Bacterial RNase P class A from Nonlabens sp., 327 nucleotides, folded computationally. The source organism's lineage runs through Bacteria, Bacteroidota, Flavobacteriia, Flavobacteriaceae and Nonlabens. Rfam family: Bacterial RNase P class A. A reference for the family is Frank and Pace (1998), "Ribonuclease P: unity and diversity in a tRNA processing ribozyme", Annu Rev Biochem. The family's RNA type in Rfam is ribozyme. Rfam's curators write: Ribonuclease P (RNase P) is a ubiquitous endoribonuclease, found in archaea, bacteria and eukarya as well as chloroplasts and mitochondria. The model forms 98% of the base pairs in the Rfam consensus. It was read from a public genome assembly, where an Rfam model found it.
[in-house]
RNA sequence: ACAGCAGGUCGCCUUAUCGCACCGUUUUUUACGGUGAGGAAAGUCCGGACACCAUAGGAUAACAUAACGGUUAACGGCCGUCGUUUUGUUUUCGCUUUCGCGAAAGCGAAAUAGGACUAGUGCAACAGAAAGUAUGUACAGGUAAUGCUGUAGUGAAACCAGGUAAACUCUAUGUGGUGAAAUGUCGCGUAAAUCAACGCUUGAGCGCGAUCCGUGCGAUGUUGAAGGGUAGGCAGAUUGAGGUUGUGAGUAAUUACAAUCCUAGAUAAAUGAUAAGGAAUCCCUUUAUUGGGAUGACAGAAUCCGGCUUAUAGACCUGCUUUUUUA
Numbered sequence: 001a002c003a004g005c006a007g008g009u010c011g012c013c014u015u016a017u018c019g020c021a022c023c024g025u026u027u028u029u030u031a032c033g034g035u036g037a038g039g040a041a042a043g044u045c046c047g048g049a050c051a052c053c054a055u056a057g058g059a060u061a062a063c064a065u066a067a068c069g070g071u072u073a074a075c076g077g078c079c080g081u082c083g084u085u086u087u088g089u090u091u092u093c094g095c096u097u098u099c100g101c102g103a104a105a106g107c108g109a110a111a112u113a114g115g116a117c118u119a120g121u122g123c124a125a126c127a128g129a130a131a132g133u134a135u136g137u138a139c140a141g142g143u144a145a146u147g148c149u150g151u152a153g154u155g156a157a158a159c160c161a162g163g164u165a166a167a168c169u170c171u172a173u174g175u176g177g178u179g180a181a182a183u184g185u186c187g188c189g190u191a192a193a194u195c196a197a198c199g200c201u202u203g204a205g206c207g208c209g210a211u212c213c214g215u216g217c218g219a220u221g222u223u224g225a226a227g228g229g230u231a232g233g234c235a236g237a238u239u240g241a242g243g244u245u246g247u248g249a250g251u252a253a254u255u256a257c258a259a260u261c262c263u264a265g266a267u268a269a270a271u272g273a274u275a276a277g278g279a280a281u282c283c284c285u286u287u288a289u290u291g292g293g294a295u296g297a298c299a300g301a302a303u304c305c306g307g308c309u310u311a312u313a314g315a316c317c318u319g320c321u322u323u324u325u326u327a
Stems, first nucleotide, its partner, number of pairs: 001323001003321008012278007020036006038298001042309002045307005050179004057213004062175005067081005082114001083112013115170002120168002122164002137152005183235004194225005205217004242261008280295005
């Protein structure tokens, strides 16, 4: 210096004018000030906060996890160590005329859905004589006799076989549900009306993720039919398991302390448009980023947070490895 692998950061910037939403101040007409869509806001795959069912259980089924330790509010996440597999390289040993090949150990990188195959049931094309307590091709040995024993051959695997469990399954551990259109509250309006069935504490029916047990509510009741009225407002709603900086502990994930900051809150849904210049990339040209032109990826909050997965033009940074060059 080129290439490869892994991880991370940014992902347009500045100025001016006009416009939109929220908040604050104000003379509440109006004016001024502040803030305003991401690293994934996507997927809805996990885990929670919060609200309700609800007083809150047992068993079965179902589902999830699976080396050890740490971290976290929690997780199927993250970090570390080990194991297994693949690969590069070094050393030692063996074989080889040489090129090289094989085995073991160390170092580095990457991947990993990492308990159990004598609890049971399955699966393995082709080749081969035969793929399980199955089979007998060729040669050799042996027996009273028999694939009784060995070698070769086919194959990933050929004597009471081994492999396979993101095959069924078994073991251990664990798991309520719904979801911001949750939920709470205020207002408007109608018909606590009509019909039918069942029932009134000796309990009709409804609820508790599925089923059973159990249990809660329950009488101008419950269910069904037809029919009538309304479809507005406020809260939830953004001060948090919060961000940034510094110091300390720790291999790290992470965490303690101190200081400082407040950074969307809409409800059919605001967060934009125009102009100029700059930076980045590409193309043409030039001695020369000298001049000109073109372009900007993936993509838009809707209760909030921590992860995972997927998409991503371009620029930059860090670590490791191979090759080459120079000292």